[in-house]
Context: one part of a larger RNA
RNA sequence: UUGGGCGUAAAACGUUUGUAGGUGGCUUUUUAAGUCCACUAUCAAAUCCCAGGGCUCAACCCUGGAUAGGCUGUGGAAACUAGCAAGCUGGAGUAUGAUAGGGGCAGAGGGAAUUUCCGGUGGAGCGAUGAAAUGCAUAGAGAUAGAAAAGAACACCAACGGCGAAAGCACUCUGUUGGGCCGACACUGACACUGAGAGGCGAAAGCUAGGAGAGCGAAUAAGAUUAAAUAGCCCAAUAGUUCCUAGUCAUAAACGAUAGAUACUAAGCGUUGUGCAUAUCGACCUGUGUAGUGCUGUAGAUAACGCAUUAGGUAUCCCGCUUGGGGAGUACAUUCGCAAGAAUGAGACUC
Numbered sequence: 001u002u003g004g005g006c007g008u009a010a011a012a013c014g015u016u017u018g019u020a021g022g023u024g025g026c027u028u029u030u031u032a033a034g035u036c037c038a039c040u041a042u043c044a045a046a047u048c049c050c051a052g053g054g055c056u057c058a059a060c061c062c063u064g065g066a067u068a069g070g071c072u073g074u075g076g077a078a079a080c081u082a083g084c085a086a087g088c089u090g091g092a093g094u095a096u097g098a099u100a101g102g103g104g105c106a107g108a109g110g111g112a113a114u115u116u117c118c119g120g121u122g123g124a125g126c127g128a129u130g131a132a133a134u135g136c137a138u139a140g141a142g143a144u145a146g147a148a149a150a151g152a153a154c155a156c157c158a159a160c161g162g163c164g165a166a167a168g169c170a171c172u173c174u175g176u177u178g179g180g181c182c183g184a185c186a187c188u189g190a191c192a193c194u195g196a197g198a199g200g201c202g203a204a205a206g207c208u209a210g211g212a213g214a215g216c217g218a219a220u221a222a223g224a225u226u227a228a229a230u231a232g233c234c235c236a237a238u239a240g241u242u243c244c245u246a247g248u249c250a251u252a253a254a255c256g257a258u259a260g261a262u263a264c265u266a267a268g269c270g271u272u273g274u275g276c277a278u279a280u281c282g283a284c285c286u287g288u289g290u291a292g293u294g295c296u297g298u299a300g301a302u303a304a305c306g307c308a309u310u311a312g313g314u315a316u317c318c319c320g321c322u323u324g325g326g327g328a329g330u331a332c333a334u335u336c337g338c339a340a341g342a343a344u345g346a347g348a349c350u351c
Base pairs, nucleotide, nucleotide: 004322005321006320007305008304014201015200016199017198021194022193023192025088026087027086028085030083031082033081034080035077036076037075038074039073042070043069049065050064051063052062053061054060091191092188093187094186096183097182099180103177104176105175106174107173108172109171110154114150115149116148118146120144121143125136126135162169163168206248207247208246209245210244211243215241216240220236223233260317261316262315263314264313267296268295269294270293271292272291273290274289275288276287277286300307324351325350326349333344334343335342336341
């Protein structure tokens, strides 16, 4: 449990594709299902309401009348919704011409650094810390210059910048591929929006199998600190990651803590892509349109903070979610998963 709400108080699914469903642009004809009007039948009596009357009054009783709303039938209206038919181009899409981009996938190449290793030079410390020790080192360490190997990550450019549905994406080149935006206005002619179920994608960590393994580094072991030190600090180091291939998992403060679509509503200052005008040898500059991305700010709304044409303003449509704190994202059950667990998800009780 609704005429309320969902940035921060409870509450936008992590994100997207899309089925059913809901909703849906402009014009004309027609139908009359919804809608509206008139009449009609009915909703027992008592009760309630109104008027009158009877018990000395009242309660009470009697007589008569009336209403809201629902539903049946008949006749009519045609604005709106809906159906039929015919059109339109503004929404949407296709084609076409340009264009920006770390969008995805695959392949090739590169340099710096790190570690290891090899042979030189050299000869006593190095390393670590708050201070030390463990550790490494005369079997030659550290330092220094040269040769080689390996794996992972790509300084500067770099931005308040770009792309992507989100997760996310950055050394360079090549191939392939998805989407966007702009211009002109050729074509289709409402083909649209949202979207229960359902499907796809989905950081990190984890899991299965196989490889790879430089650095980092749970667990573990040693050294310190300490009353103790299963920690923080330090020396090592496995899994793992990082890394690849094929699967699995499906969760994050998956955040703009803000669902999606459409239209409208002061200004000002940046910036990215692109068009037009202007300017010019050319590049800038200047004005203006459009699609993003930021800052300031009016009206408005807001509990305030803050928001404010990228709305949390004004409206419409559709979906999801919320209803005091704890118990509890627990128990039980079901589905999924190799497992870890995930999804769905209470009650008693208590304040």

This is a predicted structure of a 351-nucleotide part of an RNA (small-subunit ribosomal RNA, central domain) from Gossypium australe. The coordinates come from a structure-prediction model, not an experiment, and the mean pLDDT is 82. The RNAcentral record of the full RNA draws on SILVA.